[in-house]
Bacterial RNase P class A from Solirubrobacterales bacterium 70-9, 372 nucleotides, folded computationally. The coordinates come from a structure-prediction model, not an experiment, and the mean pLDDT is 76. Rfam family: Bacterial RNase P class A. By type it is a ribozyme. The RNAcentral record of the sequence draws on ENA. The gene name in the source record is rnpB. The source organism's lineage runs through Bacteria, Bacillati, Actinomycetota, Thermoleophilia and Solirubrobacterales.
RNA sequence: AGGGCGAGCCAAGCGGACGCGGGGGGAGAGACAACCCUUCGAGGAAAGUCCGGACACCACAGGGCAGGGCGGUGGGUAACGCCCACCCGGCGAAAGCCGCGGGAAAGUGCCACAGAAACAUACGGCCGAUGGCGCGGCCACACGUGAGCCGCGUACAGGCAAAGGUGAAAAGGUGCGGUAAGAGCGCACCGGCGUCGUGGUGACACGACGGCCAGGCAAACCCCGCCCGGUGCAAGGCCAAGCAGGACCGUCGACCCGGCUCGGCGAGGUCCAGGUAGGUCGCAGGUGCGCUUCGGCGCCCCGCCAGGGUUUCGGCCCGGCGAGAUAGAUGUCCGCUCGCGACAGGAUCCGGCUUACAGGCUCGCUGUCGGA
Numbered sequence: 001a002g003g004g005c006g007a008g009c010c011a012a013g014c015g016g017a018c019g020c021g022g023g024g025g026g027a028g029a030g031a032c033a034a035c036c037c038u039u040c041g042a043g044g045a046a047a048g049u050c051c052g053g054a055c056a057c058c059a060c061a062g063g064g065c066a067g068g069g070c071g072g073u074g075g076g077u078a079a080c081g082c083c084c085a086c087c088c089g090g091c092g093a094a095a096g097c098c099g100c101g102g103g104a105a106a107g108u109g110c111c112a113c114a115g116a117a118a119c120a121u122a123c124g125g126c127c128g129a130u131g132g133c134g135c136g137g138c139c140a141c142a143c144g145u146g147a148g149c150c151g152c153g154u155a156c157a158g159g160c161a162a163a164g165g166u167g168a169a170a171a172g173g174u175g176c177g178g179u180a181a182g183a184g185c186g187c188a189c190c191g192g193c194g195u196c197g198u199g200g201u202g203a204c205a206c207g208a209c210g211g212c213c214a215g216g217c218a219a220a221c222c223c224c225g226c227c228c229g230g231u232g233c234a235a236g237g238c239c240a241a242g243c244a245g246g247a248c249c250g251u252c253g254a255c256c257c258g259g260c261u262c263g264g265c266g267a268g269g270u271c272c273a274g275g276u277a278g279g280u281c282g283c284a285g286g287u288g289c290g291c292u293u294c295g296g297c298g299c300c301c302c303g304c305c306a307g308g309g310u311u312u313c314g315g316c317c318c319g320g321c322g323a324g325a326u327a328g329a330u331g332u333c334c335g336c337u338c339g340c341g342a343c344a345g346g347a348u349c350c351g352g353c354u355u356a357c358a359g360g361c362u363c364g365c366u367g368u369c370g371g372a
Stems, first nucleotide, its partner, number of pairs: 001368001003366008012337007020041007043343001047354002050352005055232004067228005072086005087101001088099004102223002107221002109217003123164001125160003130157002132154007139146003172190006191213002193210007236281004245272005251267003289319002293315004298310004338341001
């Protein structure tokens, strides 16, 4: 200089005018609105609503079944399916990245097409050791037969799974020995599994021994371990018009009645309960953020100690914060500058994950090229 990798950050800026939502103040006798002044007013993802919690209401003795979720190990946390570190596997020359990463040696199920066979099978093939059958020889005699022996042939009984073919996948792999042909049948190395030992908190690693050799799928059922009550701020609390309801009345009207009383109906008044519209709270300062420092786990530098660096978590001190709408406010126009501007907007709050995204900045690491 130019590639690659990792971490973090910014998210056009400045000024003016007119608006919009919240708070405060003024004016006004007071008060809602309006008016004037002042102040604050979206994001790194506010998004998807996927996971975990706070909070609220409902339900609930305890245990189990059913159902759902999670799944290497250790740690962090209010909690998590998140984060950190490590292990194992895969990719990369490296920095580094990726993994829905318990069990297939409990059982069931599935494994398209092809293929004999998809888990115990033999299509083509190999063999001729053993038995059968045939021929020949030896031998024997009763001379055309065979108790036996030998050889050759056959492939009937049988043995084999090495090589071929099919397939995504074919019964550990390669080689030597061995055999009738073969085969972990034997041996060496490699892989897996098991046992033991050593190291590690652990996942696991290393070593020794044992031929023990076992197909894949659990994001199929299932088994093992752990976790899980339901509904979500339209939760829910408070206030509460109007209409309807209940109680009461030295009240009124009207009905029945000859009259009176009781009673019934209606009106008015007073009180009451539940509660609709509506209002208000929930609702914005918090399991929160930043810095310094201290401490814990881990990792790194260093041969060790000491010391230092760093991630994360926790504590003390200090500092800063300031949307809160309810049909839902943050916009429009103008001027200037630049690298010419992406994805996108709250709706109870918080911790995560995932997804979308123009351009740019900083730091660290690893290769390559050039120079000294």